RNA sequence: GCCCGGGUGGCGGAACAGGCAGACGCGCCGGUCUCAAAAACCGGUUCCCGAAAGGGAGUGCGGGUUCGAUCCCCGCCCCGGGCACCA
Numbered sequence: 001g002c003c004c005g006g007g008u009g010g011c012g013g014a015a016c017a018g019g020c021a022g023a024c025g026c027g028c029c030g031g032u033c034u035c036a037a038a039a040a041c042c043g044g045u046u047c048c049c050g051a052a053a054g055g056g057a058g059u060g061c062g063g064g065u066u067c068g069a070u071c072c073c074c075g076c077c078c079c080g081g082g083c084a085c086c087a
Stems, first nucleotide, its partner, number of pairs: 001083007010026003019067001027045006046057004060076005
């Protein structure tokens, strides 16, 4: 350099064919139970603003297509694998 696969919350990991992003699990927070704890069970848990209701942003980065993009197209960055080059 070329080809293939990948990048999604604190972590792992989903999303059939473009249509409510983050299911599910771990962790964490609160609660029930207990003398106390562990375990178990219940609720919550992307980020920002807000007392709340609610609003805004978000799938590596920048553009594009579309009513609508994690998904399709172009460029770039990073990670893994393969191939080539190696004077």

The RNA shown here (transfer RNA) has 87 nucleotides and comes from a Coriobacteriia bacterium. Its Rfam family is "tRNA". The family's RNA type in Rfam is transfer RNA. Model confidence (mean pLDDT): 81 of 100.